This is a predicted structure of a 73-nucleotide RNA (transfer RNA) from Mus musculus. It matches the Rfam family "tRNA". The prediction has a mean pLDDT of 80. NCBI's taxonomy places the organism under Eukaryota, Opisthokonta, Bilateria, Boreoeutheria, Mus.
C1' cells in the first nucleotide's frame, strides 16, 4: 500500500425486514441470612466511532473519514 471483518451501557455481546435500543456480568439501593459472602427484588447508566446523504422515519441502506483485528505484498 491492497483485501476482508468489526466499532451499540463500565466490560462481553444481541438487535433479522428502516418503526422511539436490550441481555449477561459489573455498579448502587432494599429485603432475607450468623457472616466482609450468597440469594431475591428494584434502580441508574447509551450523541449506536465521526461527519454527510437517502427516507415521512436510519443502530440497520449509501458515501467519506477515523480506529481495531486477520490476511496479502
Nucleotide at each position: 500500500g491492497c483485501c476482508c471483518a468489526g466499532c451499540u451501557a463500565g466490560c462481553u455481546c444481541a438487535g433479522u425486514c428502516u418503526g422511539u435500543a436490550g441481555a449477561g456480568c459489573a455498579u448502587g439501593a432494599g429485603a432475607c441470612u450468623c457472616u466482609u459472602a450468597g440469594u431475591c427484588u428494584c434502580a441508574g447508566g447509551g450523541u449506536c466511532a465521526u461527519g454527510g446523504g437517502u427516507u415521512g422515519g436510519a443502530g440497520c441502506c449509501c458515501c467519506a473519514u477515523g480506529u481495531u483485528g486477520u490476511g496479502c505484498a